[in-house]
Context: one part of a larger RNA
RNA sequence: CUCUCUCUAAGGAACUCGGCAAAAUAGCCCCGUAACUUCGGGAGAAGGGGUACCCUUCAAAAGGGUUGCAAUAACCAGGCCCAAGCGACUGUUUAUCAAAAACACAGGUCUCCGCUAAGUCGUAAGACAAUGUAUGGGGGCUGACGCCUGCCCAGUGCCGGAAGGUUAAAGAAGCUGGUUAGCUUUAAAGCAAAGCUGGCAACUGAAGCCCCGGUGAACGGCGGCCGUAACUAUAACGGUCCUAAGGUAGCGAAAUUCCUUGUCGGGUAAGUUCCGACCCGCACGAAAGGCGUAACGAUUUGGGCACUGUCUCGGAGAGAGACUCG
Numbered sequence: 001c002u003c004u005c006u007c008u009a010a011g012g013a014a015c016u017c018g019g020c021a022a023a024a025u026a027g028c029c030c031c032g033u034a035a036c037u038u039c040g041g042g043a044g045a046a047g048g049g050g051u052a053c054c055c056u057u058c059a060a061a062a063g064g065g066u067u068g069c070a071a072u073a074a075c076c077a078g079g080c081c082c083a084a085g086c087g088a089c090u091g092u093u094u095a096u097c098a099a100a101a102a103c104a105c106a107g108g109u110c111u112c113c114g115c116u117a118a119g120u121c122g123u124a125a126g127a128c129a130a131u132g133u134a135u136g137g138g139g140g141c142u143g144a145c146g147c148c149u150g151c152c153c154a155g156u157g158c159c160g161g162a163a164g165g166u167u168a169a170a171g172a173a174g175c176u177g178g179u180u181a182g183c184u185u186u187a188a189a190g191c192a193a194a195g196c197u198g199g200c201a202a203c204u205g206a207a208g209c210c211c212c213g214g215u216g217a218a219c220g221g222c223g224g225c226c227g228u229a230a231c232u233a234u235a236a237c238g239g240u241c242c243u244a245a246g247g248u249a250g251c252g253a254a255a256u257u258c259c260u261u262g263u264c265g266g267g268u269a270a271g272u273u274c275c276g277a278c279c280c281g282c283a284c285g286a287a288a289g290g291c292g293u294a295a296c297g298a299u300u301u302g303g304g305c306a307c308u309g310u311c312u313c314g315g316a317g318a319g320a321g322a323c324u325c326g
Base pairs, nucleotide, nucleotide: 001321002320003319004318005317006316007315008314010312011311014310019307027051028050029049030048031047036041038144052066053065054064055063067071079305080304081303082302083301084300085299086297087296091103092102107142108141109140110139111138112137113136119128120127121126145292146291147290148289150222151221152220155219156218157215158214159213160212161211164210165209166208170204171203174200175199176198177197178196179195182191183190184189223241224240225239226238227237250284251281262278263277264276265275266274
């Protein structure tokens, strides 16, 4: 010097990204216990007091006495409080850098499926669904609970409709080739029925698409400019353009705010963080849910009490290494 421990005057987070680590708390009995709340909780809230042994007693209590620094004397053995974000909760997860605000969840809602079900696997046989039957099964989204969930169906999707337009295979009247019995002809050549075999083709012809409606807890979307009130400022109000419709309630510098350390207030002597407001929302917003919310959390953020070698700032000691000698 390194590691693992023990103690440390005065101070007590001044350390640090951050109280990381350590210290502190601790058992049992009694007293006492707030906001809030879904009335169950919160709660071991917080905060106090007691605790050994002997005598006395049937026992207990009360009382008396004894020792120690200290009586849950060792071991064992919760730190607590306030405020906020996220997720309701218990659970699950990246075996081996992430345990979370991610996944799941009960609940909600939409949609498909009438049973030889939908859906899935398989070329098929067949199997699962299910030895189930709509209070069931599959899929999507949301995610306890409370209050709610606005406007737009123009585009895309889905559902319904069938009058009209378009439209395949197939069928097909008709037209037109090839072939050749035959006919005409001196020959060359020409004409040509049936059959067979090609081409074109009016017309008939379903779903789909066009079309007509519906549908947002379907995919999605939810404006601009100008003027105006008896100080100023602002604009309840008006004008105009565009759109399918122009963002409602609630929330808002937010896990979202660029400018930004926005402005004001609180907390500090001093606060880019935090809390409460404001609203000018670069670029919140209603089941890719909005806003609240008791309880819960090895979650994240800010503050406080207690406590301490985290620090001012070091020091001392024990053990194991290192080092020296053998």
Molecule: large-subunit ribosomal RNA, domain IV
Organism: Pyropia dentata